[in-house]
Context: one part of a larger RNA
């Protein structure tokens, strides 16, 4: 040095699972000056961690469930509650220290100093800002006096301000949305146009959705007929240092379907006043085969609708309740196993029970069920909203608007062009008028802009119920365990490891050796090479014995 047996170390592997992931359906979707999110301190007999709660402090009242135990838990003593119904579970209230927007005033967040009002103790108020309304009020203008003038007096009504009231703000929320501002690395086998990307990331602001949304859309000689969201269309037309790369739309199939309301002309009214306008209510109107007004003929006395409002009533939501049917015997530490003979079953989904249970438990199928807060969905009632056809008149129809020029950005389109949006400049038409149809003109078709509003389908978070040819402790969330906790960093921020005795602690009285770790007897258990360093216990690597050596 090889090799074997038995040990050691060591935690691999098997077997588990309390944990995660993910999919789908339903349901909810904003909390805050009435002090929230988020702490920080405290609350038990004994109390250190979570966790619950708040000086009423491990918990108070009520109202429902339930019905033998029970003071949360790591975890016991110890004293106490409870069929006069406790612990629990649900709903409605109460209480809620301080510090946080923190709001008397300060401040190194959970701490210090206060004024005023009341009180036996308590106990309340007092930060800024928007708006409404109310009160008080300058200086400067105006106007009159007086002055030569510089001034100075005098007035009314105001504003600034001051004050007093009633209302809202404010700060937080992981994702979803809307606008606003906006990289870089990277690709381009470098790099500058381009790309990553209008992403990341920052502000603002809403709402359970948001936003868009009722043709100044499209199409193409046939027509469609508001938006959103999915499939195609189609990696197609196209854009592109025509490099990398970006990349539509029409149309079709669907998913959901909903369409109204001003402005103006013209009547009626009040007010102002420069006397021909202006402002406010009311009516009146809302369109593009043009529509409205006016003025005139005719015709009608109806029907429909909601996207409000409140009752009721039916179905749900937050606690629950009822719920079938196996013994006996071997083996065994235990019977759910084997044999033997039976029962349920709208219930043989599922987990536990000392091995593998339809009938031992908890359920499962079916069936019930709420004082009280609440959801939807039906009916009623109330409320709102709701009609027309012919001539004629030419009175209306949203202006620094459309539109051009130039720059700029959005449109799959990167300036050649065309749509949209916008900074400068310039600057219409009024319907016998205006945009579009992708340079421009004609023909033709199509739509009215320069005002609003508008559910549904669509996104997300949570909650709950179902389920997985997901994971099984170096995996699956970072976290199965006091985890975003320990550490680390001035901070922003990083961020772990660490699961399993047994059926039951029965967790080894007691005696030996040892200062103690520890160990040997003896108990316990089926097993202790199951002793809490606790399930299997593999390998590297270690000893102790034994073989063998070229």
């Nucleotide at each position: 040095g090889u090799u074997g047996a038995c040990a050691a170390u060591g935690g691999a592997u098997g077997c588990c699972u309390a944990g995660g992931g993910c999919u789908a359906g339903u349901g909810u979707g904003c909390c805050g000056a009435a002090g929230a999110a988020g702490g920080a301190c405290g609350c038990a007999g004994u109390u250190g961690g979570c966790a619950g709660c708040g000086a009423u402090a491990u918990u108070c009242a009520c109202c429902g469930g339930g019905g033998a135990g029970g003071a949360g838990u790591c975890a016991a003593c110890a004293u106490c509650c409870u069929u006069u119904g406790a612990u629990c579970c649900g709903g409605u209230g109460g209480u809620u220290u301080c510090c946080g927007a923190a709001u008397g005033g300060a401040g190194c967040a959970a701490u210090c100093c206060a004024a005023c009002c009341g009180u036996a103790a308590a106990g309340g108020u007092u930060a800024u800002u928007g708006u409404g309304c109310c009160g008080c009020a300058a200086a400067g203008a105006u106007a009159a006096u007086c002055g030569a003038a510089a001034g100075a007096u005098u007035a009314a009504g105001a504003u600034a301000g001051c004050g007093g009231u009633a209302u809202g703000a404010a700060g937080g929320a992981u994702a979803c949305c809307a606008u606003c501002u906006g990289a870089a690395c990277u690709g381009a086998a470098a790099c500058a146009u381009c790309u990553a990307a209008g992403u990341a990331a920052g502000a603002u602001g809403a709402g359970g959705a948001a936003a868009a949304u009722a043709a100044a859309a499209c199409a193409a000689u046939u027509g469609u007929g508001a938006u959103u969201c999915c499939g195609u269309c189609a990696g197609u037309a196209g854009c592109g240092g025509c490099g990398a790369g970006c990349g539509a739309a029409a149309g079709c199939g669907g998913a959901a379907a909903a369409g109204u309301c001003c402005a103006a002309a013209c009547c009626c009214g009040a007010g102002a006043u420069u006397u021909a306008u202006c402002u406010c209510g009311g009516g009146g109107g809302u369109u593009g085969u043009g529509g409205g007004g006016c003025u005139u003929u005719c015709a009608a006395u109806a029907u429909g609708a909601g996207a409000g409002a409140a009752a009721a009533a039916a179905c749900g939501a937050u606690a629950g309740c009822a719920g079938a049917a196996c013994u006996g015997u071997c083996c065994g530490g235990a019977a759910u196993g084997g044999c033997a003979g039976a029962u349920c079953a709208g219930a043989g989904a599922g987990g536990g029970u000392g091995a593998a249970a339809a009938u031992c438990c908890c359920g499962u199928a079916u069936g019930c069920g709420a004082a009280a807060u609440u959801g939807u969905u039906u009916u009623u009632u109330c409320c709102u909203c709701u009609a027309g056809a012919g001539a004629g008149u030419a009175c209306c129809c949203g202006a620094g608007u459309a539109c051009c020029a130039u720059g700029g950005g959005a449109c799959a389109c990167g300036a050649a062009g065309g749509u949209c949006c916008u900074g400068u400049g310039g600057g219409a038409a009024g319907c016998u008028g205006g945009g579009g149809g992708a340079a421009c003109c004609a023909u033709c078709c199509u739509c009215c802009a320069a005002g609003a509003c508008u559910a549904a389908a669509u996104a997300c978070a949570c909650a709950u119920u179902a389920g997985c040819a997901c994971c099984g402790a170096u995996a699956g969330u970072g976290a199965a365990c006091g985890a975003g906790u320990a550490c680390c960093g001035u901070g922003a921020g990083g961020g772990a490891a660490a699961g399993g005795u047994g059926a039951a602690a029965a967790g080894c009285a007691c005696c030996c050796c040892g200062g103690a770790a520890g160990g040997g007897g003896a108990a316990u258990g089926a097993a202790a090479u199951a002793g809490u360093a606790c399930c299997u216990g593999a390998a590297a690597u270690u000893g102790u014995c034994g073989a063998c050596u070229a």
This is a predicted structure of a 550-nucleotide part of an RNA (large-subunit ribosomal RNA, domain I) from a Patescibacteria group bacterium. Rfam family: Bacterial large subunit ribosomal RNA. Gene Ontology terms of the family: structural constituent of ribosome and ribosome. RNAcentral holds the full RNA, with entries from ENA. Model confidence (mean pLDDT): 83 of 100. The organism belongs to Bacteria candidate phyla, within Bacteria.